RNAcentral holds the sequence, with entries from Rfam. This is a predicted structure of a 93-nucleotide RNA (Glycine riboswitch aptamer) from Pseudonocardia sp. MH-G8. Its Rfam family is "Glycine riboswitch aptamer". Its family is annotated with glycine biosynthetic process in the Gene Ontology. The coordinates come from a structure-prediction model, not an experiment, and the mean pLDDT is 76. The model forms 91% of the base pairs in the Rfam consensus. The organism belongs to Pseudonocardia, within Bacteria.

RNA sequence: CGAACCCGCGCGGGAGAGAACCGGACCCGCCCGGUCGCCGAAGGAGCAACUCCUCCCCGGAACCUCUCAGGCACCCAGGACCGCGCGGGCGAG
Numbered sequence: 001c002g003a004a005c006c007c008g009c010g011c012g013g014g015a016g017a018g019a020a021c022c023g024g025a026c027c028c029g030c031c032c033g034g035u036c037g038c039c040g041a042a043g044g045a046g047c048a049a050c051u052c053c054u055c056c057c058c059g060g061a062a063c064c065u066c067u068c069a070g071g072c073a074c075c076c077a078g079g080a081c082c083g084c085g086c087g088g089g090c091g092a093g
Base pairs, nucleotide, nucleotide: 001093005089006088007087008086009085010084011083012082013081018036020035021034022033023032024031037072038071039070043068044066045065046064050060051059
């Protein structure tokens, strides 16, 4: 000097599922509360393929599962994940 990897920030892309029913307000819609129905890609929880180790235990571990939370016309917000940029850490060479 510096690849790869990790973290944070910014920008772009980013799915799914009731414009359900009732009541209120309102009188296009939107909003609030209740009832059921549904979605999974924030988070959370569970199993565990796999991973670590000589082996076992411990540890890590999903977009799989559960739906607690969250979400379910458009818009807004959120959004795992992907790409780019910036900063930091580490440091193959």